[in-house]
RNA sequence: UGCCUAACACAUGCAAGUCGAACGCGAAAGUUCCCUUCGGGGGAUGAGUAAAGUGGCGUCCGGGUGAGUAACACGUGGGUAAUUUGCCUUUGGGUGGGGGAUAACAAUCGGAAACGAUUGCUAAUACCGCAUAAUGCAGCGGCUCGACAUCGAGACAGUUGUUAAAGCGGGGGAUCGCAAGACCUCGUGCCUAAAGAGAAGCCCGCGGCGGAUUAGCUAGUUGGUAAGGUAAUGGCUUACCAAGGCAACGAUCUGUAGCCGGCCUGAGAGGAUGGUCGGCCACACUGGAACUGAGACACUGUCCAGACUCCUACGGGAGGCUGCAGUCGAGGAUCUUCUGCAAUGGGCGCAAGCCUGACAGAGCGACGCCGCGUGGGGGAGGAAGGCCUUCGGGUUGUAAACCCCUGUUGCCGGUUACGAAUGCUGAGGCGCAAACAGCGCUUUCAGUUGACGAAGGCCGGUGAGGAAGCCACGGCUAACUACGUGCCAGCAGCCGCGGUAAGACGUAGGUGGCAAGCGUUGUUCGGAAUCACUGGGCAUAAAGCGCACGUAGGCGGCUGCGUAAGUCGGACGUGAAAUACCUCGGCUCAACCGAGGAACUGCGUUUGAUACUGCGCGGCUUGAGGUCCGGAGGGGAGAGUGGAACUCCCGGUGGAGCGGUGAAAUGCGUAGAGAUCGGGAAGAACGCCGGCGGCGAAAGCGACUCUCUGGUCGGAAUCUGACGCUGAGGUGCGAAAGCUAGGGGAGCAAACGGGAUUAGAUACCCCGGUAGUCCUAGCCAUAAACGAUGGGCACUAGGUACUGGCCGUUCCUAUGCGGUCAGUGCUGGAGCGAAUGUCUUAAGUGCCCCGCCUGGGAAGUACGGCCGCAAGGCUAAAACUCAAAGGAAUUGACGGGGGCUCACACAAGCGGUGGAGCAUGUUGCUCAAUUCGAAGCAACGCGAAGAACCUUACCCGGGUUUGACAUGCUGGUAGUAGCUGCCUGAAAGGGCGUGCGAGCCUCUCCCGAGGAAGCCAGCACAGGUGUUGCAUGGCUGUCGUCAGCUCGUGUCGUGAGAUGUUAGGUUAAGUCCUGUAACGAGCGAAACCCUUGCUUUUAGUUGCCAGCGGGUAAAGCCGGGCACUCUAGAAGGACUGCCGGUGUUAAACCGGAGGAAGGUGGGGAUGACGUCAAGUCAUCAUGGCCCUUACGCCCGGGGCUGCAAACGUGCUACAAUGGCGGGUACAAAGGGUAGCGAACGCGCGAGCGGGAGCCAAUCCCAAAAAGCCUGUCCCAGUUCGGAUCGGAGGCUGCAAUUCGCCUCCGUGAAGUUGGAAUCGCUAGUAAUCGCGGAUCAGCUACGCCGCGGUGAAUAUGUUCCUGAGCCUUGCACACACCGCCCGUCACA
Repeated sequence: UGCCUAACACAUGCAAGUCGAACGCGAAAGUUCCCUUCGGGGGAUGAGUAAAGUGGCGUCCGGGUGAGUAACACGUGGGUAAUUUGCCUUUGGGUGGGGGAUAACAAUCGGAAACGAUUGCUAAUACCGCAUAAUGCAGCGGCUCGACAUCGAGACAGUUGUUAAAGCGGGGGAUCGCAAGACCUCGUGCCUAAAGAGAAGCCCGCGGCGGAUUAGCUAGUUGGUAAGGUAAUGGCUUACCAAGGCAACGAUCUGUAGCCGGCCUGAGAGGAUGGUCGGCCACACUGGAACUGAGACACUGUCCAGACUCCUACGGGAGGCUGCAGUCGAGGAUCUUCUGCAAUGGGCGCAAGCCUGACAGAGCGACGCCGCGUGGGGGAGGAAGGCCUUCGGGUUGUAAACCCCUGUUGCCGGUUACGAAUGCUGAGGCGCAAACAGCGCUUUCAGUUGACGAAGGCCGGUGAGGAAGCCACGGCUAACUACGUGCCAGCAGCCGCGGUAAGACGUAGGUGGCAAGCGUUGUUCGGAAUCACUGGGCAUAAAGCGCACGUAGGCGGCUGCGUAAGUCGGACGUGAAAUACCUCGGCUCAACCGAGGAACUGCGUUUGAUACUGCGCGGCUUGAGGUCCGGAGGGGAGAGUGGAACUCCCGGUGGAGCGGUGAAAUGCGUAGAGAUCGGGAAGAACGCCGGCGGCGAAAGCGACUCUCUGGUCGGAAUCUGACGCUGAGGUGCGAAAGCUAGGGGAGCAAACGGGAUUAGAUACCCCGGUAGUCCUAGCCAUAAACGAUGGGCACUAGGUACUGGCCGUUCCUAUGCGGUCAGUGCUGGAGCGAAUGUCUUAAGUGCCCCGCCUGGGAAGUACGGCCGCAAGGCUAAAACUCAAAGGAAUUGACGGGGGCUCACACAAGCGGUGGAGCAUGUUGCUCAAUUCGAAGCAACGCGAAGAACCUUACCCGGGUUUGACAUGCUGGUAGUAGCUGCCUGAAAGGGCGUGCGAGCCUCUCCCGAGGAAGCCAGCACAGGUGUUGCAUGGCUGUCGUCAGCUCGUGUCGUGAGAUGUUAGGUUAAGUCCUGUAACGAGCGAAACCCUUGCUUUUAGUUGCCAGCGGGUAAAGCCGGGCACUCUAGAAGGACUGCCGGUGUUAAACCGGAGGAAGGUGGGGAUGACGUCAAGUCAUCAUGGCCCUUACGCCCGGGGCUGCAAACGUGCUACAAUGGCGGGUACAAAGGGUAGCGAACGCGCGAGCGGGAGCCAAUCCCAAAAAGCCUGUCCCAGUUCGGAUCGGAGGCUGCAAUUCGCCUCCGUGAAGUUGGAAUCGCUAGUAAUCGCGGAUCAGCUACGCCGCGGUGAAUAUGUUCCUGAGCCUUGCACACACCGCCCGUCACA
């Protein structure tokens, strides 16, 4: 401190009685005595007690609750001269003498009960007359004073009238009396009057909630007169009279609410709140009413009505916990049916005392605040265990154990205070009194009174013993790891975590925080300057009414006097106490409590001040307005006039189309269109001038003339004298569309019809076309009604242009220049601003007034109201929902945006692919397995530069388990290692042997011992092409050899960021130059490197052969020679260097000369910052996870070669620029000893035999082929084409069945140049021709990588397709257009 909800309903007990000293009555049980017929009766006592009654006082306090109440209910300050007051205090006076009743009681009666009726008896401090009486009350009179709207107060003991009372108790004894008593005295009560204190009533100023989607309310209403009523004013009530009263300063209505001191929060101002404590109010089952009383319209009184509950004999009755406990119910939620009157307080009483659920206490609840404990010191082999680990260790952690202590608290025992003061009794003292009665008083003494309480304090004993939890650990926010889980389970205050390495979930260890608590939820304030008084905003973020006139209101120029309302100062009163603050003090401390102080920022009274504001009076001219003279203007209204054009009508000419579009068609036209000429009609609009020119408040206003009319500018004087500004409501104006009625209708043109376009096309385009557009009258009241910027005044750098005035100056007067006022634009410094921007036409600096805003959506919607003929307008929400919506700017990316520029990008060309057959890769399917990866470009003749076994990772089967391989350890083994035989088996493996037999290190004389290698057994471990390329390293692809990507310093910007890197040129190039708030630099580009093209030089063997000699059928064959070619080292050469032109004195470009080569000579290597979670865990490496007699290892066989289908890449073709036959030339670059292999011989051939030569500028592969010469074929599925199939062979290899290549003979398929589409290439390129090499036993190579031979065409160009670079622009995109996003439908 504890029912905040149901002011829901309540069982039971208690919560207000007391007085015998106001009064009349008056028991019983029990005890005891007597009598007895033994049934009982009587006396005494109990006891004048209990109980009931009359009477008095109290019950109006105390206690509870907050339903009602928006009110003088509350708070604060006043008024009452408009009032009352029991008990209490003080003071004055009085208390005389009578009367009649009635409860109780008794009897009778009624009723179930509650209760009642009749008759009879009786008392009083009950009730009623009479007397007396004032300073009471009423009337009258004058006096003093105060205040005035009324009158009032005091006093004159003025005068007249009128109104009271009750006794009871104690004591006394002289006198009287039979007695009671009279009488005396004390106490108390009673009556009256005045005063006080405290209490209350009434009235007033001011203050404190929401809603205007409540704007009008009111008939006792407002006032008056009279009367009634009250303690008292008052329409409080009644009658009459008048017609008032209240309201935008919010009446009325409606919602909500008890108010305050205070409490919480906040720097404060505020906001929120009113539980406990205190003050006030209201209520007491609901509604109404009065009675009694000093006081009530009365919580535990009365009456009536109602609902509910209970009793009932059905006729009637009883009840009211929002008192204390307690119960049901409701609720997230709130206690004991406790003790006591000991204290404090209250009622009654003389008192003792009685009563008191007020109160004092105890109980329950960690509900709050405060204090205390759960131990202290020592203790490292840093124990064990747990957790983590890089396996070393770290951490829990001096923590524990252990040792030494302490003794709060707990438990046990003992002892002892405060709350107790009174009162009463007894003793003493003092007073009243005649009094030693009695009564009263009393710093005196003694006795007596404790619910709490087995509590508190103190002492002793015991013994570390009985006593720690909760939350958090991603950021905010203090505290981190492991495991489990795998967008699951879950977390979450906000942001957000979780999809296999989660510090965010769960658990554990550890850590942090708080601690008998901790955390959550709810609520309030704060942060929130996020309702802004202090202290905000409105161009673009939400926000200026479309514009004006003007009411109320707000604000208002210079000056004098007065006043003192605002304002400021002093004094006084008040602002209760408690709380809060300060200082002291009391409980061991604190919480708590006590005392003093200050404060309570307010209100009132009074006295001063007069600057400012207000008010009153007066003056002034600068604000405002008027007069006069001039000016510009599409300002407004009405009437009239005009020309051009369109359309229509009539006529002429004319004769086939017109019209329209991207292209068309619908449409018009031989019944004569269109075109053209003439005439006529009608309506609407006014070209040029025309202009960021003018006017108007805005909307808006363009031909000309006239009439009427508003505003405005300039000039010089003069007049009025603040007449001003703004403006809630209100009123008016208000584009277009729309509405009503009547006209009008040329053109245009919603709707509508048709034609096109399209997937569709209720659109964009075309042909028609009605409302409407126009006029008159009346509605409507909106707009991107925009400068998205309310109005007024003042102030604050410039420059420039224009419009309309005026002045000065120069006679170059057509004008120029200077100045000034008003207006309209551009630009711009300061300032302001989030930035963009704005800037004397402010969005700057100030003042005044109005309007408006408060996250997005729902929604400018619903409902209500007002307006409207309607359409609709104005006003204007909420539920619900979201974690944003939004502004400005930045960097990117993007655009069916722009500019500039590139690239075989297109175009121009040449040749292909897509069709056929075959090869090869892929998908798919199949399979025991068809191992795996690669997926648009940038996967698909890719990893694979060689799958029959092997490879091999897959499948089936057979085996094996320290293992095929590495390292370490332990034990064992001795003719060990190695070689070798047999059996079984498909092999691997398993089993059994034989003989031969090497050799290392240490010690030792030797024998031998120990060790190493090896082997066997065992332990650690090996092993995994198992998984994750989205955990990684490395490497690679791609944009892209594209020209870009950045940094330092400086500068600019609040910042993101910009500048540099943009601009002007130029380049293949961010290449270079110039300019430049930039100056430099780096990575890229280029260069350096390799190769090729020319020359020189060096060097000549294996290369070469010019000259000389020899020699052959011929041949550098030989001598010889290095001149040439060549080889391969070194060097030179090319640099826009030179000339001319162009260009900006530049860079550079164009042309030229020279040169083998010219502007990067050709080719290669070389790939910036980055992008694609691109590719690769199967090259390798590697974290985590997984397997361990298997997911490891070995072997045999199979598969990777399977084939309905589809795609990619190629080869060969379809033929005559060809095929075939014959003859005959010319390369380069390579390779070769497990090799290349010549000549020669054999075979049709593949090949075989053979073996010279060659480790190669020497020998070999090696024949180059296309080409050239010549013959043949004659356009045909062929002398094209070679697939397929049959047969016969060759080669490699352990082995060609699945599954190799080659040769020969035979066979002779599709295919006659390929749809849509698509690829490559710009010169020694494409095309075409052959040659070589890697891998490799062989080869499915038609692939790949190289080499040379022959050798074109085309490029006007950059519109388009694709990609790229730079600048710029837009953006609602930023996993960035494969973006974002809207609507409909379907499903959940």